[in-house]
RNA sequence: AAACGACAAAGGCAAAACAAUCGAAAGGUUGUGACGCAAAGCUAUAGGGCCUAACCCCAAACGGGUAUGGCAGCCAGUUACCGAA
Repeated sequence: AAACGACAAAGGCAAAACAAUCGAAAGGUUGUGACGCAAAGCUAUAGGGCCUAACCCCAAACGGGUAUGGCAGCCAGUUACCGAA
């Protein structure tokens, strides 16, 4: 330095659900709460993937399409604490 990850030490994050709130929705924020996490830190104008479809387009209608809206706790990229085997 890279890789790896202990019933190690110190500390950290917080799923679902519920309440409030923003939003057309997906989803976000705050609180309660812990399912879990060694990157569950950060990155979503131009890595892939996934969700939504207000506006717009198509349709007689039912409905269909579309991201300019989102998701980092899907993969990925990137930075970082500790040190047993």
c-di-GMP-I riboswitch aptamer, 85 nucleotides, folded computationally. Its Rfam family is "c-di-GMP-I riboswitch aptamer". Rfam links the family to the GO term cyclic-di-GMP binding.